[in-house]
RNA sequence: GCGGGUGUAGUUUAAUGGUAGAAUAGGAGUUUUCCAAACUCUUGGUCGGAGUUCGAUUCUCCGCACCCGCACAA
Numbered sequence: 001g002c003g004g005g006u007g008u009a010g011u012u013u014a015a016u017g018g019u020a021g022a023a024u025a026g027g028a029g030u031u032u033u034c035c036a037a038a039c040u041c042u043u044g045g046u047c048g049g050a051g052u053u054c055g056a057u058u059c060u061c062c063g064c065a066c067c068c069g070c071a072c073a074a
Base pairs, nucleotide, nucleotide: 001070002069003068004067005066006065007064010024011023012022013021018054026042027041028040029039030038047063048062049061050060051059
C1' cells in the first nucleotide's frame, strides 16, 4: 500500500428497518448478631459524521480504533 472482518451498558453479549433486552458489575432496600448468599427495586449503552427512509443499531458512503490475510522494504 491492497483486501476482508469487528465496533451496542464498566465487562460478556442479544436485537438486523418500527422508539435496545439479558447476564454480570455498581447503588438502595429486605433478611442475618455481623459477613457472605438469596430476594426486590434501581442507575447506565448502539465508535464519529453524512446520506436513503415516515422511521436507521440495522442499508449506503467517508473517517477512526482493533483484528486477520496479502504485497513491498528492512
Molecule: transfer RNA
Organism: Candidatus Yonathbacteria bacterium